A computed fold for a 495-nucleotide part of an RNA from an uncultured bacterium, annotated as small-subunit ribosomal RNA, 5' domain. The coordinates come from a structure-prediction model, not an experiment, and the mean pLDDT is 89. RNAcentral holds the full RNA, with entries from Greengenes.
[in-house]
Context: one part of a larger RNA
């Protein structure tokens, strides 16, 4: 000199743009943060039409789909195919979406919902009887597909592909203006997504020199969507290692960000991309997809209800609270934009996101007048008492209105119509008055910038060097002066 997720002291007008618990991955009251679909199913309630049967509109506990595996939150563990990069998969999976090819026959037997009996303080359970389906099970077709077996082609070869046979292997209906339109099943291919394998790449520490027994590599078997000691039974005795294993300590990685002329060195918080956790530790379950933040057993510590039997919970989501702590925002609006889920749509739901608050936390940007004004006024300060300086500064005259207040009009952002939280905001006209708006930190040399006083090794300053013991430009307070300005100064940490 530059940087910063800063802090502290002084002080502070306005605006735009970002940023915002770095410490305790510490404990949470309250409230919200994932639903949604009656156009898949029976019921049930309301309205309203009707004497009734029934219509019609509406709501929804329950079954049932889809979605909850995304989005959002933290960086604790991780030194490791975690991450970057470059490839591989002849070893693999894919719901939804697109393209294409074929089906969607005909049956069965249950169960929530509700009604009813018991248990229980409470979550909650436990029995009886009924009932629907796009829930669930057989059958029957098999375009396919999977497996076996024969032939042929194709490969150096396994293999790939063909053709031919035998075996298994599928479905669900709903709407409708009857044109159809959503669905369902099988199969290929395709988009996106993911799994797994390699090379190479990026800290420290030898005051850590050996490490390792499912260990190294081989057959058989088992598991996976798939390779694989991934599991296991045997056999063999290997594999890593000063090119640094084992161990220890530190850390999430990267695209970047910072400083430097650069080569490098620091650093990773916002924003993106990937990992990895969700009280602590373990495990499956459902699903196309978790070993699953607002799921489900268990063990654990902690809170909390109970009628002491036994329950209930999980902010490293958003606000918010206590705690820590030098330190860090509102229990705020809104689905109006963007996006996601569901739904045939209307439309719900969305603390995701859009916004609005709070904090000079930072970077831009603007302001706090402006041109004349010398009797160089008064007042301060200092004097060699003659003056000099504050200083054209101020009075005063004449201008102007960013700003600010006060009226008025007032978007874009929205898409055919219809829908703006922001918001009567930005802006735009008008009135109106210099009005509403200047500090901080220095002044011995590095260092720009000096006098008087009061202090008298005392009080004190200090980044180094150093002042301060009676004439301190150094301490304290005045005047002046220099330097930066809604800043200014100290501290920290980086280069």
């Nucleotide at each position: 000199g530059g940087a910063u997720a800063a802090a502290c002291g002084c002080u502070a007008g306005c605006g735009g743009c970002g940023u915002g618990c770095c410490u305790u991955a510490u404990g949470c009251a309250u409230g919200c943060a994932a639903g949604u679909c009656g156009a898949g199913c029976g019921g049930u309630c309301u309205a309203u039409c009707g004497a009734a049967a029934g219509g019609u509109a509406g709501a929804u506990a329950g079954c049932g789909g889809c979605a909850a595996a995304c989005g959002g939150c933290u960086g604790a563990g991780u030194a490791a195919c975690a991450c970057g990069u470059a490839a591989g998969u002849a070893a693999c999976c894919u719901a939804u979406c697109c393209u294409a090819a074929a089906g969607u026959g005909g049956g069965g037997a249950a169960u929530a919902a509700c009604c009813u009996g018991c248990c229980g303080a409470a979550a909650g359970g436990c029995g009886g009887a009924c009932u629907a389906a796009u829930a669930c099970c057989g059958c029957a077709u098999g375009u396919g597909g999977u497996g076996g077996u024969g032939g042929a082609a194709u490969u150096a070869g396994u293999u790939u592909u063909u053709c031919a046979u035998c075996a298994c292997u599928a479905a669900a209906g709903c709407c409708u203006u009857c044109g159809g339109g959503c669905g369902c099943u099988u199969u290929a291919g395709g988009a996106g997504g993911g799994g797994c394998u390699u090379g190479c790449g990026g800290c420290c520490u030898a005051u850590c020199a050996g490490g390792u027994a499912g260990u190294u590599g081989g057959u058989g078997g088992g598991g996976u969507a798939a390779c694989g000691g991934c599991c296991u039974a045997c056999c063999a005795a290997g594999c890593c290692u000063a090119u640094g294993a084992c161990g220890g300590g530190u850390a999430g990685c990267u695209g970047g960000u910072u400083u430097g002329a650069g080569a490098g060195g620091a650093c990773g918080u916002c924003c993106a991309g990937c990992c990895a956790g969700a009280c602590g530790g373990g495990g499956a379950c459902u699903g196309a997809g978790a070993c699953a933040c607002g799921g489900c057993c268990c063990c654990g510590a902690c809170u909390c209800c109970u009628a002491c039997g036994g329950g209930a919970g999980g902010c490293a989501g958003c606000a918010g609270c206590a705690g820590g702590g030098a330190a860090u925002u509102u229990u705020g609006c809104g689905c109006a934009a963007u996006g996601g889920g569901c739904g045939a749509a209307a439309g719900c739901c969305u603390g995701a996101c859009g916004c609005a608050g709070c904090a000079a936390c930072g970077c831009c940007g603007c302001g706090u007048g402006a041109g004349g004004g010398a009797a160089g006024a008064a007042g301060g300060c200092c004097u060699u008492c003659g003056g000099g300086u504050u200083g054209u500064a101020a009075a005063c005259c004449u201008c102007u209105u960013u700003u600010g207040u006060c009226a008025g009009g007032g978007a874009a952002g929205a898409a055919a119509a219809a829908u703006g939280a922001c918001g009567g905001u930005a802006c735009c006209u008008g009135a109106u008055g210099a009005a509403u708006a200047a500090g901080u930190c220095a002044c011995g040399g590095c260092u720009a910038a000096c006098u008087a006083c009061g202090u008298g090794c005392c009080a004190g300053c200090a980044g180094c060097c150093g002042c301060g013991g009676u004439a301190a430009u150094a301490c304290g307070u005045a005047g002046g002066u220099g330097g930066c300005c809604a800043g200014c100064g100290u501290u920290a940490u980086c280069c």